RNA sequence: UUGGCAGGAUAGACAAGAGGACAGACAAACGGGCGCAGGAGCGCAAGAGCAGUCUGGAAUCUAAAGUCUAGCGUCUAGAAUAGUGGCGGACGGGUGAGUAACGCGUGAGCAACCUGCCCUUCGGCGCGGAAUAACAUUCGGAAACGGAUGCUAAUACCGCAUAACAUUCAGGUGUCGCAUGGCAUCGGAAUCAAAGAUUUAUCGCCGGGGGAUGGGCUCGCGUCUGAUUAGCUAGUUGGUGGGGUAAUGGCUCACCAAGGCGACGAUCAGUAGCCGGACUGAGAGGUUGAACGGCCACAUUGGGACUGAGACACGGCCCAGACUCCUACGGGAGGCAGCAGUGGGGAAUAUUGCACAAUGGGCGCAAGCCUGAUGCAGCAACGCCGCGUGAGGGAAGACGGUUUUCGGAUUGUAAACCUCUGUCUUUGGUGAAGAAAAUGACGGUAGCCAAGGAGGAAGCCACGGCUAACUACGUGCCAGCAGCCGCGGUAAUACGUAGGUGGCAAGCGUUAUCCGGAAUUACUGGGUGUAAAGGGAGCGCAGGCGGGAGUUCAAGUCAGCUGUGAAACCCCGGGGCUUAACCCCGGGCGUGCAGUUGAAACUGGAUUUCUUGAGUGGAGUAGAGGCAGGCGGAAUUCCGAGUGUAGCGGUGAAAUGCGUAGAUAUUCGGAGGAACACCAGUGGCGAAGGCGGCCUGCUGGGCUCUAACUGACGCUGAGGCUCGAAAGUGUGGGGAGCAAACAGGAUUAGAUACCCUGGUAGUCCACACUGUAAACGAUGAUUGCUAGGUGUGGGGGGACUGACCCCUUCCGUGCCGGAGUUAACGCAAUAAGCAAUCCACCUGGGGAGUACGAUCGCAAGAUUGAAACUCAAAGGAAUUGACGGGGGCCCGCACAAGCAGUGGAUUAUGUGGUUUAAUUCGAAGCAACGCGAAGAACCUUACCAGGUCUUGACAUCCAACAAAGACUGUAGAGAUACGGUUGUGCCUUUCGGGGAAUGUUGAGACAGGUGGUGCAUGGUUGUCGUCAGCUCGUGUCGUGAGAUGUUGGGUUAAGUCCCGCAACGAGCGCAACCCCUGCCAUUAGUUGCUACGCAAGAGCACUCUAAUGGGACCGCUACCGACAAGGUGGAGGAAGGUGGGGACGACGUCAAAUCAUCAUGCCCCUUAUGACCUGGGCUACACACGUAAUACAAUGGCUGUUAACAGAGGGAAGCGAAGGAGCGAUCUGGAGCCAAUCCCCAAAAACAGUCCCAGUUCGGAUCGCAGGCUGCAACCCGCCUGCGUGAAGUUGGAAUUGCUAGUAAUCGCGGAUCAGCAUGCCGCGGUGAAUACGUUCCCGGGCCUUGUACACACCGCCCGUCACACCAUGGGAGUUUGUAACACCCGAAGUCAGUAGUCUAACCGCAAGGAGGACGCUGCCGAAGGUGGGAUAAGCGACUGGGGUG
Repeated sequence: UUGGCAGGAUAGACAAGAGGACAGACAAACGGGCGCAGGAGCGCAAGAGCAGUCUGGAAUCUAAAGUCUAGCGUCUAGAAUAGUGGCGGACGGGUGAGUAACGCGUGAGCAACCUGCCCUUCGGCGCGGAAUAACAUUCGGAAACGGAUGCUAAUACCGCAUAACAUUCAGGUGUCGCAUGGCAUCGGAAUCAAAGAUUUAUCGCCGGGGGAUGGGCUCGCGUCUGAUUAGCUAGUUGGUGGGGUAAUGGCUCACCAAGGCGACGAUCAGUAGCCGGACUGAGAGGUUGAACGGCCACAUUGGGACUGAGACACGGCCCAGACUCCUACGGGAGGCAGCAGUGGGGAAUAUUGCACAAUGGGCGCAAGCCUGAUGCAGCAACGCCGCGUGAGGGAAGACGGUUUUCGGAUUGUAAACCUCUGUCUUUGGUGAAGAAAAUGACGGUAGCCAAGGAGGAAGCCACGGCUAACUACGUGCCAGCAGCCGCGGUAAUACGUAGGUGGCAAGCGUUAUCCGGAAUUACUGGGUGUAAAGGGAGCGCAGGCGGGAGUUCAAGUCAGCUGUGAAACCCCGGGGCUUAACCCCGGGCGUGCAGUUGAAACUGGAUUUCUUGAGUGGAGUAGAGGCAGGCGGAAUUCCGAGUGUAGCGGUGAAAUGCGUAGAUAUUCGGAGGAACACCAGUGGCGAAGGCGGCCUGCUGGGCUCUAACUGACGCUGAGGCUCGAAAGUGUGGGGAGCAAACAGGAUUAGAUACCCUGGUAGUCCACACUGUAAACGAUGAUUGCUAGGUGUGGGGGGACUGACCCCUUCCGUGCCGGAGUUAACGCAAUAAGCAAUCCACCUGGGGAGUACGAUCGCAAGAUUGAAACUCAAAGGAAUUGACGGGGGCCCGCACAAGCAGUGGAUUAUGUGGUUUAAUUCGAAGCAACGCGAAGAACCUUACCAGGUCUUGACAUCCAACAAAGACUGUAGAGAUACGGUUGUGCCUUUCGGGGAAUGUUGAGACAGGUGGUGCAUGGUUGUCGUCAGCUCGUGUCGUGAGAUGUUGGGUUAAGUCCCGCAACGAGCGCAACCCCUGCCAUUAGUUGCUACGCAAGAGCACUCUAAUGGGACCGCUACCGACAAGGUGGAGGAAGGUGGGGACGACGUCAAAUCAUCAUGCCCCUUAUGACCUGGGCUACACACGUAAUACAAUGGCUGUUAACAGAGGGAAGCGAAGGAGCGAUCUGGAGCCAAUCCCCAAAAACAGUCCCAGUUCGGAUCGCAGGCUGCAACCCGCCUGCGUGAAGUUGGAAUUGCUAGUAAUCGCGGAUCAGCAUGCCGCGGUGAAUACGUUCCCGGGCCUUGUACACACCGCCCGUCACACCAUGGGAGUUUGUAACACCCGAAGUCAGUAGUCUAACCGCAAGGAGGACGCUGCCGAAGGUGGGAUAAGCGACUGGGGUG
């Protein structure tokens, strides 16, 4: 506060803590400045006055004598200076602060004005008077300067006369003008003037008329930005009267009226001098206003008047403010935006020059004086123009530089050298015009003549593309470049340097600004479906635009003429400086404005008329159009009752929830709210939003027909008004279902979600508000025109027997499509086509529809709507790929169905890691990991330690010497070092020698590198993938990228084939051709074979060997298929639909692998990163992974017997038989064999017996002992044998691999490497299965299609918070500084007005006095100043908000 409660608001007290600010108050203290008043004591200076005393004696005067020299006054002439007087200081010169204005530009007007000097013309110049400066004297003051007294002149001042064509007043006549009114003339009244000088030539003075020149004022039009400035205005707008001015006028004042300006932009704010012109541009335009010229404004800031013909005055005056200077502190002085010059500021802009000789100005009669105007000179490449820095010859293509493939190339006829020339330059001489007599600063200048000598004179930028011009070195995402794109990470034409080249040249390059390109603000000359852009919709004021015919006017329009559009500038034609720049002359141009005379088509005004636009009337018609009232049934939920029993409900699956207190289900009855199934339809209606059960009432609009009426009444529409989904807000109702928020249950890593169970606002009604949506057809309204086809809704007409069908027409609503259009997609009579009118909107992305301001709203919020900053893009449509937990079709041991495994154990082997002196290096998902390595004890070997060598272990060249070589000794770990013995070769010779090979020594060129870079490379290889694809020519389509072909219908293992088709063909791939194998034939047969008992021999039929052929092609047949390709089945056949296997790998991908196979660019090492030797290491070992071997046993182990049956290979430093020894490895032995001949060579699983389910008669690791073999050598570190030992392991978690038939599985054999060393690798044969319904799913792939913001292509792209750094910005308690107004106070100078205090020469008056004047005083106005509250702009600001970049 309220009636009271509740509630709300406010104030105060106490305590504690934190932060911010200093508005307000305070003059006590401290410090400083200026003082004021009183008191008392002491001391006293300079100076002054008066009186007296003493001392000293100057100067002066006078007189006399003597001596010396030349002054003073007046007149005349000249010079200098002060003053009086006149004219000029309003021109010339400077600057652009202010000004958005009649300031400027342009064109008009003044019947509303002035004009000194100049020209012309008319008339005049008579008579007087009183002062005052200078000067003299004196006074004040520091000064500036001033006062007093006295004297004096004038073309200075004053009075009188005369006087008009002047002025004023009243009047008459004529004439002219748009109006106020003007002009001419007639007579009358009143008023007003003057100055002299003189050399006698002239120059002046006064009044009037006319002219010229210069000014003043008024008007039309034009003249920047902002509406986030919409209302402004009281002398404001007008009138009457007075005043004022040269003159009009609110210019000023009194009174009266209430007007005036404004959306065609007033007011306010910001910015700015305007123009001729200048720059640019094809033009239209855009930008600009330096120099030159015209106008304006200003002169330290503000105000004011005086004088004058002219000023409110740059070098005049007064006042106020700020500043500087002088001062004796009392007062004074000043104004470079004149020319020089100084300081300051700045990236930056000149000499304290000469002269009035020329041009011009002022004064003067003139002589002349003045003139930083001007003419010249000085400084500055600042600009424009011209000229030079040499010309001709000159190849050994010099030296040097650069580069190199080492040959050369280039610099380059360039230089040197030879022959010349003299522009500029240097020296000497001569020497102008500029001035029509005299007079020249420039100036001994310009020019000319002579002489000398190539002498003194070239730089700057660029070289990746745009854009003319290229290499080397250095650097190594560093340093740096860059206008844009972008360069630079070890081969940089892009950085730096050099050489070369290109461009321009006394300049060149950069920076800044303006225009152009930019049609990127589009008038000329753009757009709005999707790129930015149509208002959410309607009604409608202003405005814009508007149908047919006639008449008239002439505003727009068009044509002629006239005036003006200054000069300079520009263009054209000439002329002058040697040329040019520059200057001069003539013409053009100046697109504009004004006047005048015409034209009358079009627009417009006026008027008459018409009916087709529009509207009215009449007759019909369809409809969820709107509002109000009433009624209805189905369903959900709830309530009551009955029946009935254990579940219901819900989900992918569940749970929460409901239910034995009886749910769900079912039956009956009742309550209540909301919505209206079917009909129902790219159907209807409405302006849009939107509208759906039925009935009634009220009401809006459309369409069709008719053609009675009006007669252009129309279209659009800024502001304005109205309507406007959903959500939301307020008040009051209502509330069944649904359902934000919320709760619970699930899901999930989490799940503030999707799913489930509940559930409140709300949804519904009434009345108010909000005013927005992807309010979309992302397409404004209206009108006309421009091929068709086909549906559908409503109406009319024709024809018909006819409701149907058919033909036609109008209005809606869809689809397809031609021309046209479009960037394309698409649109296409319902246009996005062709035209017209009006409105709205756009101008790179982000910041941002944000901030501030304003308006609206209860709030939420809406409307209007920026900037700083930042990026070089953002975006549209389409194309090709790639991708998708998109779709369709298809394939593959891809899954599924099976078999056997891996993952667990032990061992082998490879890798990682760790370790180490070294554990050399490489390989890294598939596609590295029993890989390079088809075989590390030394060697290999690249690594480590130690010891050694330095032209070298290896190659070529040169010189000297020596044959080479073989054997051997000593030291040493060896490399190596030092020796010894032996050995004299080959070719040629002119006999001296020379040469080849080899070795040693020496010098240098060089060797060497398993050092780096596989992201500099060649070659080779892997992989997708033996997947079926990848392309081209011509044609066609498309603006183009590209498409078509290659897609489609079938089919295939296959882009294999067939059919169709704007495609027709072709190439690389597929397939085939090649090899092996399976059948047969022919030929040939030894070492093979045998119808020989063995051998020999014979033979070649068989087996076999190895050469050539044949054979298989959907060929035949039935069916299916489209009369195809092809498929399914069958016959025959050794084999049937690719018979099986191999070799063969398209365009390309992975910067895939390899510099350590090899080759190779560049870089690096060179007594070492090369080479040699000994020893060690590559073999390490807590561990992890891959690949294998062997097992866990009975489909087996062991033993044994008789043994049988392979294939393919290998063998001379070899395979090695028989025989013999040993348990065995092996040894001995040496036959045979250079191999269809001999040897390796025995095949093994098979069969029989035994074991009886166990850590075993399984398993064999590990370890011990004893041996064998190879090899210089088995310690680190080989293989094998025998005896003994006998570990783990009882079939293996998650996960995962291979295989579709002679395959998997299982069994053995051989070979390469190799002295020796396989569980690895490459081959060979023996035995020999199971399963495949099928393509939903996993993986990979192919084709078509679709979406895409991806294109280093989903391992892509990308969003937001948080953290950090920087940047700009909004808010912010406040605070600081300005700006423009307003209100009040104070009020300088000064004009004006008033007054009569003081003073007063000329005139009047005899005088007193008067007229007049000056000073003073008062008043209005009035600058600066003060006070105040608002407005507005900017700065700072603790903190805070979002934004941008990294």